[in-house]
């Protein structure tokens, strides 16, 4: 400089031809328990890297932009 994946909850990651975003692990609260760990019931968490563009309608298509990590020169 080039080409390829990736970027979505605190953490690891799901999201099947565009139709208002989930799961497991943690957290908070209530049960349990003489306490704590398990077990059970409920809850909080997200401008889906940024910025435009298509479209009624974008995590999802397109185009730049950063960041990672791989390959080539």
């Nucleotide at each position: 400089u080039g080409c390829c994946g990736c970027g979505u909850a605190g953490c690891u990651c799901a999201g099947u031809u565009g139709g208002u975003a989930g799961a497991g692990c943690g957290c908070c609260u209530c049960u349990c328990u003489u306490a704590c760990a398990u077990g059970g019931a409920g809850g909080a968490a997200g401008u889906c890297g940024c910025c435009g563009g298509u479209u009624c309608g974008a995590c999802c298509c397109c185009g730049g932009c950063c960041g990672c990590g791989g390959c080539g020169a």
Molecule: transfer RNA
Organism: Phycisphaeraceae bacterium